Predicted 3D model of a 500-nucleotide part of an RNA (small-subunit ribosomal RNA, 5' domain) from Parcubacteria group bacterium GW2011_GWA2_40_23. It was read from a public genome assembly. Lineage of the source: Bacteria > Bacteria candidate phyla. Rfam family: Bacterial small subunit ribosomal RNA. Model confidence (mean pLDDT): 82 of 100.
[in-house]
Context: one part of a larger RNA
RNA sequence: GAUUUGCUAUCACCAGUGUCUAAGGCAUGCAAGUCGAACGCCUAUUCCUUCUUCGGAUAGAAUAGGAGUGGCAAACGGGUGAGUAACACAUUGGUAACAUACCUCUGACUCGUGAACAACUCGGAGAAAUCUGAGCUAAUACACGAUGGUCUGCACUGGCAUGAGUCGGUGCAGUAAAGAUUUAUCGGUCAGAGAGUGGCCUAUGGCCUAUCAGCUAGUUGGUAAGGUAAAAGCUUACCAAGGCUACGACGGGUAGCGGGUGUGAGAGCACGACCCGCCUCACUGGGACUGAGACACUGCCCAGACUCCUACGGGAGGCUGCAGUCGAGAAUUUUCCUCAAUGCACGAAAGUGUGAAGGAGCGACGCCGCGUGGUUGAUGAAACCCUUCGGGGUGUAAAAAUCUUUUUUCUGGGAAGAACUAAUGACUGUACCAGAAGAAUAAGGGGCUGCUAAACUCGUGCCAGCAGCAGCGGUAAUACGAGUGCCCCAAGCGUUACCC
Numbered sequence: 001g002a003u004u005u006g007c008u009a010u011c012a013c014c015a016g017u018g019u020c021u022a023a024g025g026c027a028u029g030c031a032a033g034u035c036g037a038a039c040g041c042c043u044a045u046u047c048c049u050u051c052u053u054c055g056g057a058u059a060g061a062a063u064a065g066g067a068g069u070g071g072c073a074a075a076c077g078g079g080u081g082a083g084u085a086a087c088a089c090a091u092u093g094g095u096a097a098c099a100u101a102c103c104u105c106u107g108a109c110u111c112g113u114g115a116a117c118a119a120c121u122c123g124g125a126g127a128a129a130u131c132u133g134a135g136c137u138a139a140u141a142c143a144c145g146a147u148g149g150u151c152u153g154c155a156c157u158g159g160c161a162u163g164a165g166u167c168g169g170u171g172c173a174g175u176a177a178a179g180a181u182u183u184a185u186c187g188g189u190c191a192g193a194g195a196g197u198g199g200c201c202u203a204u205g206g207c208c209u210a211u212c213a214g215c216u217a218g219u220u221g222g223u224a225a226g227g228u229a230a231a232a233g234c235u236u237a238c239c240a241a242g243g244c245u246a247c248g249a250c251g252g253g254u255a256g257c258g259g260g261u262g263u264g265a266g267a268g269c270a271c272g273a274c275c276c277g278c279c280u281c282a283c284u285g286g287g288a289c290u291g292a293g294a295c296a297c298u299g300c301c302c303a304g305a306c307u308c309c310u311a312c313g314g315g316a317g318g319c320u321g322c323a324g325u326c327g328a329g330a331a332u333u334u335u336c337c338u339c340a341a342u343g344c345a346c347g348a349a350a351g352u353g354u355g356a357a358g359g360a361g362c363g364a365c366g367c368c369g370c371g372u373g374g375u376u377g378a379u380g381a382a383a384c385c386c387u388u389c390g391g392g393g394u395g396u397a398a399a400a401a402u403c404u405u406u407u408u409u410c411u412g413g414g415a416a417g418a419a420c421u422a423a424u425g426a427c428u429g430u431a432c433c434a435g436a437a438g439a440a441u442a443a444g445g446g447g448c449u450g451c452u453a454a455a456c457u458c459g460u461g462c463c464a465g466c467a468g469c470a471g472c473g474g475u476a477a478u479a480c481g482a483g484u485g486c487c488c489c490a491a492g493c494g495u496u497a498c499c500c
Base pairs, nucleotide, nucleotide: 001499003497008492016365017363018362019328024326025325026324028323029322030321033072034071035070038069039068041066042065043064044063045062046061047060050057051056079281081279089205090204091203093201094200095199098198099197100196103194104193105192106191107190108189109188110187111145112144113143114142120135121134122133123132124131125130151174152173153172154171155170156169157168158167159166160165179186180185207253208252209251214244215243216242219241220240221239222238223237224236225235226234256278257277258276259275260271261270262269263268283304284303285302286301287300306317307316308315309314334360336359337358338357342356343354344353345352346351373403374402375401376400383394384393385392386391408437409436410435411434412433413432417427444489445488446487447486448485449470450469451468455484456483457482458481459480465472466471
């Protein structure tokens, strides 16, 4: 000096920051939806057609709401650091071994047919969660057919490369689509290119330990098959016996990595909070499904531990999201406001959603800034302290007079942030401006033997106590306790732990 914590004190502003421990357990609410311009229904209201026994029934339209089919999103955003000493990370190359929804560009196409399943209706089972039988129905859901090449496969073949590749030619075979609408468009399929993103591989680099010296059978390589978007023992069978290691293998301990941060003149040393990039995990362990993308925090299945409901037959759950709670601890905040802005998802749009985000609240936790008044005012009040009793000190300090109003309070006005013609502001009647009142609302902490800036008196008497080190205290203690004075910092000041 920096971070944290304790003690003391505390007038106010700004912008940062806040569970370092139990990756312990969690009540409650919210944190991922959206689209009627993909689709069929149900409910309510209004209008309207026809019939009417005047109760109503019925075809249709509009508006609003609802569950459902379908699409896209849900793999982002947000949290955590348990695990991991590793291609996890950083830097550097490679991918002729790869993928890519949405977006942009280019070319071609968008023809026909059919069977269902939800919702719904009628039943049934169950305490519930939910399950189940029969029947009806739509679609950009599902299926079949047609067409098609610059796509895919196979065969032959030319140029350039040389491990599989790339640019072509010929033949055969295979594979596609979906419509909506307010008529402006928005979509769908195939192929190519781009952008951005991702997967995989190589080299190099960064902890401790030899009181860890040998380790390894899918192990190292090959062949064949499988597998993947893709190279590969990635997997399997067979064959060979290899591979790593004192330049530290293997084992043990510790640990997310980097940009950076603290300190230091630097070299270095220590650290990795907040913010950014990457990785990792999501009650514990395992698994796949869907999908362009997951082996998926608020999806599914299995096992386990735990908690809850139960009619005992059976079910439900996962805050390392935002708040909040218990616990643990020396210790860390509100169950707040808003989608106004920025961004994201969906939508043609209007818009909806968003504990991302923007804000407010709490905490001197930190940084920065301001103030707690200014001027005049005595050879100098009172009080207190010291005294050689003459005096000296606190001290222009106070009082008193006068001035100012930062701040404070009150009154009035009042934004920017809003882009995009209009409308639209959570923050917020906030910031800021003007006026009024009145010194009015505002100072403490530690120290004073030396190191080390600052000393006297009294009390105590190796006691009580102090102390970072040296040390102080046993009757005149500048070192203990108190008073006065002084010194250093100042809304802070000391102290403890850790690092340099």